[in-house]
């Protein structure tokens, strides 16, 4: 020694910088939902806004004089009772008047304390106000202690009171009479006090204490009580003077104590002095008169804002924020000025004047001051009762008793805070019901509830019942004279607290959150709508994020929210931050103030350091005890109070004085190198222009062109001559300067550096806020100059347009003198200085040393500049790295999100442009920095591929066929939409299909599968009605069976069936595609802070991440290849439906017979760079060659790596969800998918003669065929029709292939090309060819003569051309699709370009990735600022008027009891009313300033879901890009001079590195 956590969000990721957000604690709180009890404590933060009504400061009769009343007593008077002699007496009692003022009471009014405390409240104040520590030798203090002294003798008045008047009233006036602890006067005064003289002590500057002496000054009041007695004693209480005290209290001084410099000067009572005034005292406080000071960068003067403090709240601290309640101080008390009075005030509940207000009023005048408790209006988000007591604590006054005391003690109301306690406790599974979820099994609310047992706190009722009480007064007792002991009496709280009993779980939970930060999820509803939100964000149909419901979490008589402070925030960094690229090093340099300082000696002690003493109140807060049943609350000690101050001490180190030192610094000498400045003179090459010669038609420019020169003679050339501006080559990451900069040569002036030997000076240093110079280019001004270039400007081309690039001309400037501006990527985006800390290579200067004796070269050293490289170290990286951004000292200057802005207002400079200093509203969750993966690049580089080139042969024009799209329709069903939708899903719509439309029906269904009832089949066959479904009649009856009944099957009911509805953006599956393109990855390990990197890169090379070599990588997968099929060549093995050389036969491989061929089926062989020659890294491979049917993958196919495209597809299938359920479902009739002003794919036939017809003539292969395929024969021109053999098929059919060839005829044409289209009239299919099949015959004969921009396809058995065959299918395809086979080319120099992959790199502001990103104008809406004719309010400054009340002063002819003088008048002293004067609040006028509302208009800025116009920036962003400054333009913007790389690529040159 007790103390210190973070998190969310910028990115595709990562790291960093930075902001914003959260989480914690507090609170005089406020609202929102809820609220059971108590204890403690706290409550107008807003209007110092304005106040009804009650109370909040009185009290002494022991100061006094009076008034009443009671007693006392006289008299009148009324007349109870009682006695009576009935005449009265005696007389309780009523009134009413007298008297004593003896005695008791009460108090208006003289008098004296208090009234300055004690309660409030913070307006003002930025100050000696406060908070600490001093001083007062400059000082005052009523009550209260103390010490000495005393308290004597006289006088005048005057208030109550009475009498008269004035007045509504407040109230006043005058005459008359009295007291006194009220006033005066005189005595006395040891001591006080003043003034002189000495004396002596001491101190802190003026001076301070003590003591002698002489002068002359200044006090007073009495009341009470006793006891004797009549004046004295006693005692008390008070007066006066005086000493000390003690308490308050004044005043001075050190240090502390907000924000503002866009407030930089300010100040005449200022500042001082001498003198007087003034005060309790100092003091320009005040005056007078002399001087001319004073404060100020360490922040005066202004201008905001604010009561200071001990404390409270945060915090780890250090700070930061704040000053409620309690305490100490200060201010104010309606506002403003002002004295009185007193021991103490400029005075909350006093007093005078102004002012605004309010109230009364008789209109002539008054009253009044809740920022005292309460209370009430108003304002406000908001803050209490018009309560009870003086029981106690304390305060006034009083001898006391006791009066007063909204101070205080309590109570009341507010969950406004802290703290306590309750709302129950045990047990209790069928794991109830009910709710929610559910995969439908269960699961959870939940031991939670019922239920069983126990308890009874707090609330209720009911009994007892305090502490807080002791002063003090009575009473008795004791010593004694004020003290002690017993008794007695005194409680607002309050029948409280506390205790006891009683009954019965009874009377007592809420609120808030549940996406991640941050603990806690589910379901429904809603559908970017409601809405939530503290950041980040949720919400467009499956929302844990809205809204309700369950469930769960947190905290609890409270819980959210809101605000406002401190914390996390190291996000103002003192502890403890930064500036090369993030914000952030002044363009530079000289140099004041300041700060910082090299090495020694002695002294001082101011910083330091250590002891001590004084204060740093109290409450607070720690710690440790005590007390309320805890606790909050309270009470004791102690700690703490980090601080001031004042003493003694130490001397190391800052600091000061002092005396040396030389190493820092400097100052001489000798040498050097230099585009360092500056005048002033000169050279030559080009460029243009002018003259002349020579020569002719162009010249000149671009991408290509104009525009312009040119026949008036250019350009070219050759000669001379004018003028100006810059100085090739040399030249260099060479050199010089502080920076900006500097560049032909000479000659003068004139600054710095670097080296080197010695000499001197003796810290003279280093940094530098203001200051104060220097400063590219552009731009100002004045004169000059002007060749060339060249903003603006004019042409001319470009282009959608071109206010740009390009071109062709041109004018300020660009040049010189002389002043001005001060700003640039004014960059090394890196202030300056000093040390310190490997090293390697190069270049400037320079100097030593070495070889041999000198030069020169060479090696080597040191110093001194500039480069690069690189260790450690450092950094967020990326980089610095002895020229540091490393390690440390010292000064300066900057920074603290982004935007708004380097802008506004203001001030300063500037001729002007402008610059310099520099905000805020308002607005976003960001902006950024370096780096990594991708992606793009109208970046590079390798490299591919019908990608382009070279070649056929098409497509885009015609006319049909199809298929879209728009359009039309009751319906034209529905999907696909660049490539990768369109002859695609459809391998075939007349009905059917079919999913559309119109009628017509049916509702457990056209169709499944279960219950339960019931019935008999059902179907079939026929009649009737319809357009059919569909109704209705007949007919008609099954299988098995043990004979009970089951199977089938029907009908009725229920549960469910049914959907081509709907989401392909909730989904499986299958596809397309990039692409058969070589590529995508993992595991160790290595590197990097990390995302990731490395292996996958590199040198070779393949078609290939194919292979090889090398390598911090070393394996491995999934893709390539190859394994499979088809086909080529061959060989075995079987030869029937194949085949046929020979051998027999036939019309015919028909038959016999063969197995040789060909073919079929099965199964081997064969190719692998195997092999020779070269190249090549003795490699992989490549190029040639042999052989071989085939050669380097042989050709062809299947096969498609991670992955993209929210690609298609709910309409193939399946599926979650949501819709329909007498319909969105089912079945039927028609109709529709076929409709047409048009576009648009993709095909088909053409346009002819390499052709077209007509005749004859040869050769395929793949197939498919019983609900089939059909043959020979016969019929029709001919589709076909008749007929039916053979054929479940290497046997029969389909089926003659067709270009080819031969042979005739066309003759160049809209034809004998070419067939659309129409008419006739037929043929098949089918239930039906009308819409809407298909085929023949006859007629008919359209457009079209080769195809615009543009664009496909194809690298060989292809392409092109030629038919033939199959699916689907009753029919239906000469054109689509998938297959066959025949014929059979052309070209490829080459990889620049264009598309599309690949790899490596580079740049990037992109990441949805370029179809990215993104600027600025206009347009519109909201918003905040500025400016601004004016205009209203507010503070303030100075100058003049007017001046209240009041102090002072001067006068006071008027009035004056006390004291003189006088017998008195009367005078005198002395006072005072008025009067005059200086100051003066408030108020007038006049001119300034600051700082605010408000405003027509006017700027700009900011924010907004899809707006216009362009594209300026990010790629080399398509003219490299940005600073500067000028000009011009709709906007971004262009240009034109200097500058910067924070520009990419291509060559080169230097330099490094590596080998």
């Nucleotide at each position: 020694a007790u103390g210190g956590a973070g998190a969310g969000u910028u990115u595709g990721a990562u790291c960093c910088u930075g902001g914003c957000u959260c989480a914690g604690g507090a609170c005089g709180a406020a609202c929102g939902c809820u609220g059971g009890c108590g204890g403690c404590g706290u409550g107008c933060c807003u209007a110092a806004c304005a106040c009804a009504u009650g109370c909040a400061a009185g009290u002494c009769g022991a100061g006094c004089g009076g008034a009443c009343c009671g007693c006392c007593u006289c008299g009148a008077u009324u007349g109870a009772a009682g006695c009576u002699u009935c005449g009265g007496c005696u007389g309780a009692u009523u009134u009413c008047g007298g008297g004593u003022c003896a005695c008791g009471g009460u108090u208006a009014g003289c008098g004296g304390c208090g009234a300055a405390c004690g309660g409030g409240u913070g307006a003002g104040u930025a100050a000696c106000g406060u908070g600490u520590g001093a001083g007062u030798a400059a000082u005052c203090u009523a009550c209260c202690c103390u010490u000495g002294a005393g308290a004597u003798u006289g006088g005048g008045a005057u208030a109550a009171c009475c009498c008269c008047g004035c007045g509504a009233a407040a109230g006043c006036g005058g005459g008359g009479c009295u007291a006194a602890u009220a006033c005066c006067g005189g005595a006395u005064a040891c001591g006080g006090g003043c003034g002189c003289u000495c004396c002596u002590u001491c101190g802190c500057c003026u001076g301070a204490g003590g003591g002698a002496g002489c002068g002359g000054u200044g006090a007073a009041a009495c009341c009470c009580c006793g006891a004797c007695u009549u004046g004295u004693c006693g005692g008390g209480g008070g007066c006066u003077c005086u000493u000390g005290g003690a308490u308050g209290a004044g005043c001075u001084c050190g240090c502390g104590u907000c924000c503002u410099a866009u407030c930089a000067g300010c100040u005449a009572g200022u500042u001082g002095g001498u003198g007087a005034g003034g005060u309790a005292a100092u003091g320009g406080c005040u005056c007078a008169c002399c001087a001319a000071g004073g404060c100020u960068a360490u922040g005066a003067c202004g201008g905001g804002u604010a009561g200071c403090c001990g404390g409270c709240c945060u915090g780890a601290g250090a700070g930061g924020g704040u000053g409620u309640c309690c305490g100490g101080c200060c201010a104010c008390a309606c506002u403003g000025g002002g004295a009185c009075u007193g021991a103490g005030a400029c005075a909350c509940g006093g007093c005078c004047c102004a002012g605004a207000c309010u109230c009364c009023u008789a209109c002539g005048g008054g009253a009044g001051g809740c920022a005292g408790c309460a209370g009430u209006g108003g304002g406000g988000a908001a803050u209490c009762u018009u309560g009870c007591g003086c029981a106690a604590u304390g305060g006034g006054c009083g001898a006391a008793a006791g009066c007063c005391u909204g101070a205080c003690g309590c109570a009341g109301c507010g969950a406004c805070g802290c703290c306590g306690c309750g709302u129950g406790g045990a047990g209790g599974a069928u794991g109830a019901a009910g709710g929610u979820c559910u995969u439908c099994g269960g699961a959870u609310u939940g031991u939670a509830a019922a239920c069983u047992c126990c308890u009874u706190u707090c609330a209720g009722c009911a009994g007892g019942g305090a502490c807080g009480a002791a002063g003090c007064c009575c009473c008795c007792g004791a010593c004694u004279u004020g003290u002690c002991g017993g008794g007695g009496g005194u409680g607002a709280c309050g029948g409280u607290a506390c205790u006891u009993g009683c009954a019965g779980a009874a009377g007592a939970a809420g609120c808030c959150c549940c996406g991640g930060c941050u603990a806690a999820u589910u379901a429904c509803g809603u559908g970017c709508c409601a809405g939530c939100a503290g950041c980040c964000g949720c919400g467009g149909u499956a929302a844990u994020a809205c809204g309700u419901a369950g469930g769960g979490g947190a905290c609890u008589a409270g819980c959210g929210u809101u605000g406002u402070c401190c914390g996390g925030a190291u996000u103002u960094a003192u502890u403890g931050g930064g500036c090369g690229u993030a914000a952030a090093g002044a363009g530079c340099g000289c140099g004041u103030a300041g700060g910082c300082g090299g090495u020694u000696u002695a002294c001082c002690a101011a910083g330091u350091c250590g002891g001590g003493u004084g204060u740093g109140a109290a409450a607070a807060c720690u710690u440790c005890g005590g007390g309320c049943u805890c606790a909050a609350c309270u009470c004791g000690a102690a700690g703490c109070u980090u601080g001031c101050a004042c003493u003694c001490g130490a001397a190391a180190c800052u600091g000061g004085u002092u005396g040396g030192c030389u190493u820092g610094a400097g100052u001489c000498c000798a040498g050097u190198a230099g585009g360092g400045g500056g005048a002033a003179g000169u050279g030559g090459a080009a460029u243009u222009c002018c003259c002349g010669g020579u020569g002719u038609a162009g010249c000149g420019g671009u991408g290509a062109a104009a525009u312009g020169c040119g026949u008036a003679g250019a350009u070219a050339u050759c000669g001379g001559g004018a003028g100006g501006a810059a100085c090739a080559c040399c030249a260099g990451u060479g050199g010089c300067g502080a920076a900006g900069g500097c560049g032909g040569c000479u000659u003068c002036c004139u600054g710095g550096g670097c080296u080197g030997c010695g000499a001197c000076u003796g810290a003279c240093g280093c940094u530098g806020a203001g200051g104060c110079g220097c400063g590219a280019a552009a731009g100002c001004u004045a004169g000059g100059g002007g060749a060339g270039c060249a903003a603006a400007c004019a042409g001319g081309a470009u282009u959608a347009g071109a206010u740009a690039c390009c071109c062709u001309g041109g004018u300020a400037g660009u040049c010189c003198u002389a002043g001005c501006u001060g700003u640039a990527a004014a960059c090394g985006a890196u202030g300056g200085g000093c040390a310190c800390u490997a090293g390697g290579u190069g270049u400037g200067g320079g100097a030593g040393g070495u070889u041999a004796u000198c030069g020169a070269c060479g090696c080597u050293u040191c110093c001194u500049g500039u480069g690069c490289c690189g260790u450690a170290g450092u950094u967020a990286a990326c980089g610095c790295a002895u020229u540091a951004a490393g390690u440390g000292c010292c000064c300066c200057g900057c920074c603290u999100g982004g935007g708004g802005a380097g802008u506004a207002c203001g001030a300063c400079c500037g001729c002007a442009a402008g610059g310099u200093u520099a905000a805020a509203a308002c607005u976003c969750a960001a902006a950024g920095g370096a780096a990594u993966u991708g992606a793009c690049g109208g970046g590079g580089g390798c490299c591919c591929g019908c990608a382009c080139a070279a070649g056929c042969g098409g497509c885009g024009g015609a006319g049909c066929a199809u298929g879209u799209g728009g359009c039309u329709c009751a319906a034209u069903u529905c999907g696909a939409c660049g490539c990768a939708a369109c002859g695609c899903g459809a391998a075939g719509a007349a009905c059917c299909u079919u999913a559309c439309c119109a009628g017509g029906a049916c509702u457990u269904g056209a169709c499944a599968u279960g219950u339960a009832g019931g019935g008999a089949a059902a179907a079939g066959c026929u009649c009737c009605g319809g357009a059919a479904a569909c109704g209705g009649g007949g007919u008609g009856u099954g299988c098995c069976g043990u004979a009970a009944g089951g199977c089938g099957u029907c009908c009725u009911a229920c549960a469910c069936a049914a959907g081509u509805g709907g989401u392909g953006c909730a989904u499986g599956g299958c596809u397309g595609u990039c692409g058969u393109c070589a590529g995508c990855u993992c595991g160790u390990g290595u590197c990097g802070u990390g995302a990731g990197a490395u292996g996958u890169u590199g040198g070779g090379u393949u078609a290939a991440g194919u292979c090889c070599c090398g390598c911090a990588a070393c394996g491995a997968g999934c893709g390539c290849a190859a394994c499979c099929c088809c086909u080529g060549u061959u060989c075995c093995a079987u030869g029937u439906u194949g085949c046929c050389a020979g051998c027999a036969u036939u019309a015919a491989g028909u038959u016999g017979g063969g197995g040789a061929c060909u073919c079929a089926u099965g199964g081997g062989a064969g190719a692998c760079u195997g092999c020779c020659c070269u190249g090549g890294u003795c490699a992989a491979c490549g190029g040639g060659g042999a052989g071989g049917a085939a050669g380097g993958u042989g050709g062809g196919g299947a096969u498609g790596a991670c992955g993209u495209c929210a690609a298609g597809u709910c309409a193939u299938c399946a599926u979650g969800c949501c819709c329909u359920u007498u319909a969105u479902g089912u079945c039927c009739u028609g109709g529709g998918c076929u409709g047409c002003a048009c576009a648009c794919g993709u095909g088909c036939u053409a346009c002819a003669a390499u052709g077209g017809u007509c005749g004859g003539u040869a050769c395929a292969a793949u197939g498919g065929g019983c609900u089939g395929c059909g043959a020979a024969g016969g019929g029709g021109u001919g589709a076909c029709c008749c007929g039916g053999a053979g054929c479940g098929a290497a046997u029969c059919c389909c089926a003659c292939a067709a270009a080819a060839c031969c042979g005739g005829c066309c003759c160049c044409a809209g034809u004998u090309c070419g067939g659309a289209u129409u008419g006739a009239a037929g043929g098949c299919u089918g239930c039906a060819a009308c819409u809407c099949g298909c085929c023949u015959u006859c007629a008919u004969g359209a457009a079209g003569u080769c195809g615009g921009a543009g664009u496909c396809g194809c690298u060989a058995g292809u392409a092109a051309u030629c038919g033939c065959g199959g699916a689907u299918c009753a029919g239906c395809a000469u054109u689509g699709c998938c297959g066959c086979g025949g014929u059979g080319a052309a070209u490829a120099c080459g990889u620049u370009c264009c598309c599309g992959g690949g790899c490596c790199u580079u740049g990037u502001a992109c990441a949805c990735a370029c179809c990215g990103c993104c600027c600025g104008u206009c347009a519109c809406a909201c918003c905040a600022c500025c400016c601004a004719a004016g205009u209203c309010g507010u503070c303030u400054g100075c100058a003049c008027c007017c001046a209240a009340a009041g102090u002072c002063g001067c006068u006071g002819g008027c009035c004056u009891a006390a004291c003189c003088c006088g017998u008195a008048a009367g005078g005198g002293a002395g006072g005072g009313a008025g009067g005059c004067g200086c100051c003066g609040a408030a108020g007038g006028u006049g001119u300034g300033g600051g700082g605010g509302g408000u405003a027509a208009g006017g700027g700009g800025g900011g924010u907004g879901a899809a707006g216009u116009c362009g594209u300026a920036a990010c790629a080399a962003g398509g003219u490299a890009g940005c600073c500067g400054u000028a000009c011009c333009g709709g906007a971004a913007g262009g240009u034109g001079c200097g500058g910067c790389u924070g520009g990419a690529u291509c060559a080169c040159c230097u330099c490094c590195u590596u080998u």
This is a predicted structure of a 1555-nucleotide RNA (small-subunit ribosomal RNA) from an Actinomycetota bacterium. It matches the Rfam family "Bacterial small subunit ribosomal RNA". Gene Ontology terms of the family: ribosome and structural constituent of ribosome. NCBI's taxonomy places the organism under Bacteria, Bacillati, Actinomycetota.